[in-house]
């Protein structure tokens, strides 16, 4: 140094890099080699099983390109909760243990990067810190609307 084993820690726009692009150096210089840089900005998010091309918007105008792996997504069923009701069953709908029926107009709330400025590191590509001004999907409130049967109970 490589490989193997063991222990500890560590992720979900998360981890990694043999493609590509870019930087530096060297060379036999339309290319090649070595070393490096880049390779997702927040919001949201785990009942179980199976399936699956795995959510939302921002930014850029092409690298957030491409690749490998992973993932709390989505669909179906089951289990569970809630609304429709004082209750039960069936139905319809919304959810996942913080378990929320649909919901117009209107009102309220709502991110970070990008951008601008200052500044630190690096030969460089680039990497970081602080400050400033914003902007989402969406969330909340809300007119109104929303079964059948049993029973005739409760107030």
């Nucleotide at each position: 140094c490589a490989c193997g084993c063991g222990c500890u820690g560590g992720a979900a726009g998360c981890g990694c890099c043999u493609g590509g692009a870019c930087u530096g150096g060297c060379g036999u210089c339309u290319c090649g080699c070595c070393a490096g840089u880049u390779g997702a900005c927040g919001c949201g998010g785990u009942g179980g099983a199976g399936g699956u091309u795995g959510g939302c918007g921002a930014a850029c105008c092409a690298u957030u390109c491409g690749g490998c792996g992973g993932a709390u997504g989505c669909c179906u069923c089951c289990c569970g909760g809630c609304u429709u009701g004082a209750g039960a069953c069936c139905g319809a709908g919304c959810c996942g243990u913080c378990a929320a029926g649909c919901a117009a107009c209107a009102c309220u709330c709502g991110a970070a990067a990008c951008c601008c400025g200052u500044u630190g590191g690096g030969c460089g590509a680039c990497c970081g810190a602080c400050g400033g001004a914003a902007c989402a999907g969406g969330a909340g409130u809300u007119c109104g609307c929303a079964g059948g049967u049993c029973a005739u109970g409760a107030g």

Predicted 3D model of a 155-nucleotide RNA (glmS glucosamine-6-phosphate activated ribozyme aptamer) from Alicyclobacillus contaminans DSM 17975. Its Rfam family is "glmS glucosamine-6-phosphate activated ribozyme aptamer". Rfam classes the family as a riboswitch.